[in-house]
Context: one part of a larger RNA
RNA sequence: CUAACGUUAAGGAACUCGGCAAUACAGCAGGCGUAACUUCGGGAUAAGCCUUGCCAAUAUUUUAUGUUGGCCGCAGUAAAUGACUUCAUGCGACUGUUUAUCAAAAACACAGGUGUCUGCAAAUUCGAAAGAAUAAGUAUAGGCGCUGAGGCCUGCCCAGUGCCAGAAGGUCACGAGGAGGGGUGCAAGCUCUGAAUCCAAGCCCUGGUGAACGGCGGCCGUAACUAUAACGGUCCUAAGGUAGCGAAAUUCCUUGUCGGGUAAGUUCCGACCCGCACGAAUGGCUUAACGGUGUGAAGACUGUCUCAACGUUAGACUCG
Numbered sequence: 001c002u003a004a005c006g007u008u009a010a011g012g013a014a015c016u017c018g019g020c021a022a023u024a025c026a027g028c029a030g031g032c033g034u035a036a037c038u039u040c041g042g043g044a045u046a047a048g049c050c051u052u053g054c055c056a057a058u059a060u061u062u063u064a065u066g067u068u069g070g071c072c073g074c075a076g077u078a079a080a081u082g083a084c085u086u087c088a089u090g091c092g093a094c095u096g097u098u099u100a101u102c103a104a105a106a107a108c109a110c111a112g113g114u115g116u117c118u119g120c121a122a123a124u125u126c127g128a129a130a131g132a133a134u135a136a137g138u139a140u141a142g143g144c145g146c147u148g149a150g151g152c153c154u155g156c157c158c159a160g161u162g163c164c165a166g167a168a169g170g171u172c173a174c175g176a177g178g179a180g181g182g183g184u185g186c187a188a189g190c191u192c193u194g195a196a197u198c199c200a201a202g203c204c205c206u207g208g209u210g211a212a213c214g215g216c217g218g219c220c221g222u223a224a225c226u227a228u229a230a231c232g233g234u235c236c237u238a239a240g241g242u243a244g245c246g247a248a249a250u251u252c253c254u255u256g257u258c259g260g261g262u263a264a265g266u267u268c269c270g271a272c273c274c275g276c277a278c279g280a281a282u283g284g285c286u287u288a289a290c291g292g293u294g295u296g297a298a299g300a301c302u303g304u305c306u307c308a309a310c311g312u313u314a315g316a317c318u319c320g
Stems, first nucleotide, its partner, number of pairs: 001315008010306002014304001019301001029051004037042001039149001053071008072076001084299007091291002096108002112147007124133003150286004155216003160213002162209005169204003175198002180193005217235005244278001245275001256272005
């Protein structure tokens, strides 16, 4: 020096991207006590406080527990094993699943919601087929898509694309049809070509449909301070973003502005709204509980640090 450990004055996160790592507090016992919030179940062992040995007497019938008194030590823990705690917020409801071998998550799944197909010889899937799965099931069933507990809700647009419906009409292949025409032949014939007309799906067309793919404006003026514009005008559009939320896992400008927390805060929390470029099942907003989850803060605690020291073990060094 390397690795694994142990102890440490004073301070106690000053370390660091970050309390990473490590310590300590606490400890499945008994008694007391326990907040916000809440889906009334929880939260909760919340938090927090106290006790614990031995001896004697005594109460309840003994055990056991309680009560009273006494004794010793600085210290009386439960056989072992056995949580750090709190506050705020994002995301995901939850338990689960996942990149065997750098990612465990906010990703997947989920119960629930919803759309759509399917009447059974089902739809769908595998298979040239026979046949099979679905299913020895039968719409309270099965397949597929989207969303993702619960609560409150889910606005406008059918112009484009898709899907569904539509006994008319247009177009339209093969086929049917055969007017007419060409070649050849004396002719009969053979052969080539071929108009009208009939005729499927599809497309055009007419409607519907958004928890289908998707979309959801611009300019100008106006109120008796100023500012702003409830109001008016105009252009365009299929329709111009409703509720709710908002510098957000989304905000470029930006460390936006104000407030809180700190002595000091690009992070954090609460507001504002000028949303570069939120927005309603590619769900919107909330939400108790839960999380080896992200972020911020506090207490306790410590060799993380100020700043390093000493010790143990195994290497490192020499011989083999």
The part of an RNA shown here (large-subunit ribosomal RNA, domain IV) has 320 nucleotides and comes from Candidatus Peregrinibacteria bacterium UBA1369. The coordinates come from a structure-prediction model, not an experiment, and the mean pLDDT is 84.